[in-house]
RNA sequence: CUGCAUUUUCGGGGUCGGUGUAAUUCCGAACCGGCAGUUAAAGUCUGCGACCCGCCUGCAUCCAGCUAGCGGUGGACUUGGUGAAACUCCAAGACCGACGGUUAAAGUCCGGAUGAGAGAAAAUGUGU
Numbered sequence: 001c002u003g004c005a006u007u008u009u010c011g012g013g014g015u016c017g018g019u020g021u022a023a024u025u026c027c028g029a030a031c032c033g034g035c036a037g038u039u040a041a042a043g044u045c046u047g048c049g050a051c052c053c054g055c056c057u058g059c060a061u062c063c064a065g066c067u068a069g070c071g072g073u074g075g076a077c078u079u080g081g082u083g084a085a086a087c088u089c090c091a092a093g094a095c096c097g098a099c100g101g102u103u104a105a106a107g108u109c110c111g112g113a114u115g116a117g118a119g120a121a122a123a124u125g126u127g128u
């Protein structure tokens, strides 16, 4: 310097007003943006995770459920500028956001979740 193994830690943000019997759900205005990559910094590019669905392993087997693995589904951007290089920066105007719940429809409230997780860092061991 770098590969591998084990362990530990970390690993998602955001609201006010109006109407109304009732809404942080409607209307108006505001606010938020997981991880890795990319000639240069990304919610909108590429890939991944999360959520949801299916198959399947094991546990349990009365039901409910938990779980390793595999597969599927899955939202949204343009114009101008700078530059060697930007759908990533600057300017302007747009757009998107799982499932269940709720006196009334949710990206922002409550819940599964003190969960899971892409991955990040550190320590130890080992190899070159």
Base pairs, nucleotide, nucleotide: 002127003126004125005124006123007122008121009120010119015029016028017027018026030108031107032097033096034048035047036046037045043095044094052072053071054070055069058066059065077093078092079091080090081089099111100110101109
This is a predicted structure of a 128-nucleotide RNA (FMN riboswitch aptamer (RFN element)) from an Actinomycetota bacterium.
Rfam family: FMN riboswitch aptamer (RFN element). From the family's description: The RFN element is a highly conserved domain that is found frequently in the 5'-untranslated regions of prokaryotic mRNAs that encode for flavin mononucleotide (FMN) biosynthesis and transport proteins. This element is a metabolite-dependent riboswitch that directly binds FMN in the absence of proteins. In Bacillus subtilis, the riboswitch most likely controls gene expression by causing premature transcription termination within the 5' untranslated region of the ribDEAHT operon and precluding access to the ribosome-binding site of ypaA mRNA.The FMN riboswitch structure, reported in present an FMN-bound six-stem junction, adopts a butterfly-like scaffold, stapled together by opposingly directed but nearly identically folded peripheral domains.
Lineage of the source: Bacteria > Bacillati > Actinomycetota.
Its mean pLDDT, the model's own confidence on a scale to 100, is 81.